[in-house]
Predicted 3D model of a 96-nucleotide RNA (c-di-GMP-I riboswitch aptamer) from an Actinomycetota bacterium.
Rfam family: c-di-GMP-I riboswitch aptamer. From the family's description: GEMM was predicted in a large-scale screen for bacterial structured RNA regulatory elements.
Its mean pLDDT, the model's own confidence on a scale to 100, is 81.
Taxonomically the source falls in Actinomycetota (Bacteria, Bacillati).
RNA sequence: AGGUGUCAAAGGCAAUGUGCUCGCGAGGGCGCUGCGCAAAGCCACCGGUCUCGAUCACACGCACUAGGCGGUGGGAGAGACAGCGGGGCUGCCGAA
Repeated sequence: AGGUGUCAAAGGCAAUGUGCUCGCGAGGGCGCUGCGCAAAGCCACCGGUCUCGAUCACACGCACUAGGCGGUGGGAGAGACAGCGGGGCUGCCGAA
């Protein structure tokens, strides 16, 4: 240097729950906790999941001229998740 990942050590991260907080929401931030993680470091590019949702439709309901309110369906668009998979970038340690 290549390859490799439990042999060891130093250290790192933090699911869930909970308190505070930001957001309409999916979710985000911080503290405690500690399921797990060798990229559980970073990036929404591809797939996926989730949220909000203009306009529209309805042989749905309530109303009864207010072109209202609610429900259901579809949905332009806007977002969330990197601890769902793929991809990209970066990186610690070390035995055989």